Model confidence (mean pLDDT): 81 of 100. Transfer RNA from an Actinomycetota bacterium, 75 nucleotides, folded computationally. Its Rfam family is "tRNA". By type it is a transfer RNA. It was read from a public genome assembly. NCBI's taxonomy places the organism under Bacteria, Bacillati, Actinomycetota.
[in-house]
RNA sequence: GCCGAGUUAGCUCAGUGGUAGAGCAACCGCCUUGUAAGCGGUAGGUCGUGGGUUCAAUCCCCACACUCGGCUCCA
Numbered sequence: 001g002c003c004g005a006g007u008u009a010g011c012u013c014a015g016u017g018g019u020a021g022a023g024c025a026a027c028c029g030c031c032u033u034g035u036a037a038g039c040g041g042u043a044g045g046u047c048g049u050g051g052g053u054u055c056a057a058u059c060c061c062c063a064c065a066c067u068c069g070g071c072u073c074c075a
Stems, first nucleotide, its partner, number of pairs: 001071007010024004018055001026042005048064005
């Protein structure tokens, strides 16, 4: 340099052109003699950045940034 995959909650990941979700973690409560477990609830998001298309974009298109993998060149 080229090709591919990825970027969504603190972590691991779903998701769909029409109000963004789960598990775990956190916090509160129930239960228990107490702890763990279990059960219920609460909070937590510029959906990587910018632009385009659209009535409407997290989703489609383009560019860029970053992460991972592969290939190539030089040494």